Predicted 3D model of a 1438-nucleotide RNA (small-subunit ribosomal RNA) from a metagenome. Its mean pLDDT, the model's own confidence on a scale to 100, is 82. RNAcentral holds the sequence, with entries from SILVA. It matches the Rfam family "Bacterial small subunit ribosomal RNA". Gene Ontology terms of the family: structural constituent of ribosome and ribosome.
RNA sequence: UCCAGUUGAUCCUGCUGGAGACUACUGCUAUCGGGAUCCGACUAAGCCAUGCAAGGCGCGAGGGUUUAGACCCUCGCCGAACGGCUCAGUAACACGUAGAUAACCUGCCCUCAGGUGGGGGAUAAUUUCGGGAAACUGAAGAUAAUACCCCAUAGAAGAUGAAUACUGGAAUGUUUCAUCUUCCAAAGCUCCGGCGCCUGAGGAUGGGUCUGCGGCCGAUUAGGCAGUUGGCGGUUUAACGGACCACCAAACCUAUGAUCGGUACGGGCCAUGAAAGUGGUAGCCCGGAGAGGGACACUGAGACAAGGGUCCCAGCCCUACGGGGUGCAGCAGGCGCGAAACCUCCACAAUGCCUGAAAGGGUGGUGGGGGGAUCCCGAGUGCCUAUACUUUGUAUAGGCUUUUGAUGAGUGUAAAAAGUUCGUCGAAUAAGAGGUGGGCAAUACCGGUGCCAGCAGCCGCGGUAAUCCCGGAACCUCAAGUGGUAGUCACAUUUAUUGGGCUUAAAGCGUCCGUAGCCGGACAUAUAAGUUCCUCGUGAAAUCGUUCGUCUCAGGCGAACGGCGUGCUUGGAAUACUAUAUAUCUAGGGACCGGGAGGGGCAGAGGGUACGCCUGGUGUAGGGGUAAAAUCCUAUAAUCCCAGGUGGACCGCCGGUGGCGAAGGCGCUCUGCUAGAACGGGUCCGACGGUGAGGGACGAAAGCGUGGGUAGCGAUCCGGAUUAGAUACCCGGGUAGUCCACGCCGUAAACGCUGCCCGCUAGGUGCCGCAUAUUCCUCGAGAGUAUGCGAUGCCGAAGAGAAAUCAUUAAGCGGGCCGCCUGGGGAGUACGGUCGCAAGGCUGAAACUUAAAGGAAUUGGCGGGGGAGCACAACAAGGGGUGAAGCUUGCGGUUCAAUUGGAUUCAACCCCGUGAACCUCACCGGGGGCGACAGCAGAAUGAAGGCCAGUCUGAAGGGCUUGCCUGACGCGCUGAGAGGAGGUGCAUGGCCGCCGUCAGCUUGUGUCGUGAGAUGCCCUGUUAAGUCAGGUAACAGGCGGGACCCUCGCCGCUAAUUGCCACCUUUUCCCUUCGGGGAGAAGAGCACAAUAGCGGGACUGCAUGGGCUAACCAUGAGGAAGGUGAGGGCGACGGUAGGUCAGUAUGCCCUGAAUCCCUCGGGCUACACGCGAGCUGCAAUGGUCAGGACAAAGGGAAGCAACCCCGAAAGGGGAAGCAAACCCCCCAAACCUGAUCUCAGUCCGGAUCGAGGGUUGAAACUCACCCUCGUGAAGUUGGAAUCCCUAGUAACCGCAGUUCAUCAAACUGCGGUGAAUACGUCCCUGCUCUUUGCACACACCGCCCGUCAAACCACCCGAGUUAGGUUGGGGUGAGGCCCUGUCCAUAGGUCAGUGUCGAACCCUGGCUUAGCGAGGAGGGUUAAGUCGUCACAAGGUA
Repeated sequence: UCCAGUUGAUCCUGCUGGAGACUACUGCUAUCGGGAUCCGACUAAGCCAUGCAAGGCGCGAGGGUUUAGACCCUCGCCGAACGGCUCAGUAACACGUAGAUAACCUGCCCUCAGGUGGGGGAUAAUUUCGGGAAACUGAAGAUAAUACCCCAUAGAAGAUGAAUACUGGAAUGUUUCAUCUUCCAAAGCUCCGGCGCCUGAGGAUGGGUCUGCGGCCGAUUAGGCAGUUGGCGGUUUAACGGACCACCAAACCUAUGAUCGGUACGGGCCAUGAAAGUGGUAGCCCGGAGAGGGACACUGAGACAAGGGUCCCAGCCCUACGGGGUGCAGCAGGCGCGAAACCUCCACAAUGCCUGAAAGGGUGGUGGGGGGAUCCCGAGUGCCUAUACUUUGUAUAGGCUUUUGAUGAGUGUAAAAAGUUCGUCGAAUAAGAGGUGGGCAAUACCGGUGCCAGCAGCCGCGGUAAUCCCGGAACCUCAAGUGGUAGUCACAUUUAUUGGGCUUAAAGCGUCCGUAGCCGGACAUAUAAGUUCCUCGUGAAAUCGUUCGUCUCAGGCGAACGGCGUGCUUGGAAUACUAUAUAUCUAGGGACCGGGAGGGGCAGAGGGUACGCCUGGUGUAGGGGUAAAAUCCUAUAAUCCCAGGUGGACCGCCGGUGGCGAAGGCGCUCUGCUAGAACGGGUCCGACGGUGAGGGACGAAAGCGUGGGUAGCGAUCCGGAUUAGAUACCCGGGUAGUCCACGCCGUAAACGCUGCCCGCUAGGUGCCGCAUAUUCCUCGAGAGUAUGCGAUGCCGAAGAGAAAUCAUUAAGCGGGCCGCCUGGGGAGUACGGUCGCAAGGCUGAAACUUAAAGGAAUUGGCGGGGGAGCACAACAAGGGGUGAAGCUUGCGGUUCAAUUGGAUUCAACCCCGUGAACCUCACCGGGGGCGACAGCAGAAUGAAGGCCAGUCUGAAGGGCUUGCCUGACGCGCUGAGAGGAGGUGCAUGGCCGCCGUCAGCUUGUGUCGUGAGAUGCCCUGUUAAGUCAGGUAACAGGCGGGACCCUCGCCGCUAAUUGCCACCUUUUCCCUUCGGGGAGAAGAGCACAAUAGCGGGACUGCAUGGGCUAACCAUGAGGAAGGUGAGGGCGACGGUAGGUCAGUAUGCCCUGAAUCCCUCGGGCUACACGCGAGCUGCAAUGGUCAGGACAAAGGGAAGCAACCCCGAAAGGGGAAGCAAACCCCCCAAACCUGAUCUCAGUCCGGAUCGAGGGUUGAAACUCACCCUCGUGAAGUUGGAAUCCCUAGUAACCGCAGUUCAUCAAACUGCGGUGAAUACGUCCCUGCUCUUUGCACACACCGCCCGUCAAACCACCCGAGUUAGGUUGGGGUGAGGCCCUGUCCAUAGGUCAGUGUCGAACCCUGGCUUAGCGAGGAGGGUUAAGUCGUCACAAGGUA
């Protein structure tokens, strides 16, 4: 003093976890020493075998034994009430502190004074005789004392009377005298020194009793108490007292918490903390209490005593069954309990205690040792040199040192040990634990594993490249320790006194009145209770701090000083404030008066429209209802219209972020009664006030009770629809209820989600009420303006706030009082209490579970939200198609040995593939082949290889049989490779598709905001455009857009071959109407065209209008072209885990003699079916036949091929030219002219099939193309639906190229003919911007709720049952005590009786705790179960 965790990111609130210290246990590990007030406290105050833990005295007395020293028994005296142990009980005068005792005692000790005279009778040990298993006990006999008794003297106590003093706050005290009554002392011994004994007074010490104050929890414990409270008189005691008894009175305690319940020995102190505090209190000290549970007395100075007694109960032991014994919470030790805690040690040497005259004795107190890393402190586990490895570092070798270790001798000790002094040996005997993703120091290491195993306090890791698992290596932290588990404090200002909050995060009671309490205006005096200061005494020691000393240092120990104990007490002083008393005041508050405002309340009276029903009339077929319908009403006459009557409820317009009320709430008009507020006056009272625990009153709607009332509306309910369903939304009916009276209920999002009162702190602007002043005036209870007070809204400064926001009506700054909160869930639930007729209300937990839940704001995305703009992969207006048929082609499916694989909405499906007979080829069936390199079997007794013949085979020295040739290696084994169209496009590069040729995407500086972020990029206008202009806390810049590049369109210049041929020259051929024309060649030329280079041209430049004198738009002129001239190229930041590992590249994995390589055959071409894309058609805008015309752009050497010949044709045989502006492909077709067909399944259409030919190619069956002849299917314009297109476009027509041995209905280009419609819109589909809501952020294919089904967990209810605790009553009753009587052997005891207390046991009630419990109820948790879709967007009915 923080850090991690809610989010896409942010700021809060809030909790969870981590880091610190301490306590106990525990895992792994461990060399040594010192110190300690450490070690069966926590659970079983459970039970104990064995030994020890309290004795001493011979100078009190008697006796026994003995050679002596001496020992033993008994009477007697002192001690055994201390010391030691434990913490069960106890919430209390138990403890702490300060007092009181005028209400008391005190052995041994000290001081002072006095005394110690006389006498008597017993008894134990012992002896004898008995009883008994034992424990023990009876009778008889003898004896002593410092044992016991009597007398004397002294003395003591009490009563009465008197007196004088003393102490003191106060005599009931002390003292003196007199009288009376009662009681009534002494002990000796001796060593002659002394030790004892008795009485009185005092002291000291130790206690008893009483009092003030202080310190736990619970109100889900609110009343308790009959000896209870007090009194008179007694009893008891050392002593007061209801402590006890008799009588009298009826008190006493309690919200400042009585009583009851739970827990707990209290304190000094200890842990933690900055402190306040919180938690603990075993060990040491002081006090208390206890001794297996409970009761009682005796002795004694002292006990109600547990290492003494009696009795009961429970347990254990012995027994001869008659009866006895016993108490480790003393030291050791044992069992049990448990996570948990040592030796059945030594010594009285020291210290202390008991005893004794003393020597001495005793002492599990104590002093020592042993065990335990329990705590604290200290030390060590080495150092140097050389060599090797790769520097560090390690290893080896050599050397140095010796704390420590081993060992010897002194010293040390009661005895040891440690320590210490001096020697000897020897680097020897000595390092671990936890961690390394973040928090949190330390691995971007390797191997294994593959959402498995596991880790993880929290967040989180692990699904084949894990810095998070397991192992290794390296590193980090601490270190003889280091981690874990449980608990406490701190962190936590998350209980807030110091020091928090309550609009929205948890939190203001629904509102008011008011009791106790708390707080309280001005002035004066008094007192001095609080308060402040001084002072007296005390607040033990230890503990704590500082300094000093001493153990080598330290820890430890000692001393001095200080502090602590936060307190209590004595005396005194002060008087500001608080308090109390008295007197006064008026600013708070109240009363009074005045004229106004108002849906304030209660009651009565009157009224109004609508609606329903009834009657009568009129009138006829529908009405009603909805998105559309139906149920329903109507022919017994509805709906509609008119008139009349009746009934209940309600109160339009005015009406308004207007008014009133404490809140709930209050609305037609009038009247009566009644309450409050504001303003004005300043007449009266004189602090009378504020708040308010408990308490009381009021309190919407719904609901309940009794009785009325019921028009409309209308839960439940019944129908009709909707729907997958529809217990809903919509429709038709309709009961409670809604209304009234009386009585309950007492809750609401009862909300301003904001308690009440007082004071202070900028303004602006509405509106309502009152008053004052003034102006106007229609003279009105009028209107306006200004000021003041009060009420009610909006905006806003400072300030506050997490922000949104609040801001004189505070959520600002202060004061007073009350209520409430402390993570989410469980739960406002359970139990208990209380209220209620019930429903239910108020009060109100826990177990368990969870890492978040939540607030505000931000950026996106989304919406069956809003607004603006845009687009022929949108509509509209149009044109033409697809969808029906046949065929081609791709996909799915199915089939198959295989029908290889990929692509699957737009953005897969004539796509990869621009062309699968073999090849391709990845698939299926068959056959064959291949291992670089290293190591090892084997190998000149021949490895590997080759081959004739036969055989297997579709075929093959491929295998096998038989042999031959050659001559050195060696897939037989282990590794390791080559290769892989094997896997992973979710490991990748590159490339591509789509968003999208959409107008967006960003940066710097500045500014705003705590921040995420915002601004810029917004608004208005405009554009194809974030295009431009104007405004603006923004100003600028970048990537896109535009510009740019290519082609086409107009013009100009340049150029001249293979292009062109107008003019000119020469020339050939043909035709001729003889004028000429046409075709060609050569020259010449470059005018035209074309080719291909360079320039020009278009910029809203000009005009008019609109617009803001803008940008820009509309129209027009000119122009080849007009507003981007047309077409193309160029594809921002990014997203889509989009596609591709099968184009290539590439990580990892796999395979590796097969998933590699070669080869033969098959398959990819299958076929009940579904889908997509095309081609051909269905005909007359046509078919067929004949004739005729006009392109562009490409390609060509294993090629294009003119031309000639053959063939009916496909084609064949020759063959010039051309690597091409030269030659060839190359006759374009639609079109035009003429003829024919005449609406028909046709002279349409051409599928299918048959026959005969041709070409390519090893090869044409599966499975190519072409020609000829024949055959002549479906089809007569295509349902729902859907696609493309805005001009040289659609549509129609052909040509070329690609692939290519052959094969085009495909694709890519090329030209020919050549329209219709729109100049708009956002309705559908989408896109962009903006705004809004959001519980979404994996972003709506989102999120999310509940029942049911399954598993587990804790809890609640529960007929009962079992075991405790406590308490009331009764019975029996051991025993104790008081009194009386009797008897005896008279110190005393026995027996009997009255009374009283009474343990224990039994019976019967009350309260309470815990366990079990059939069954029942809800709750929580648990990746992928079922059903729906209630919530979040207008969530589709807010």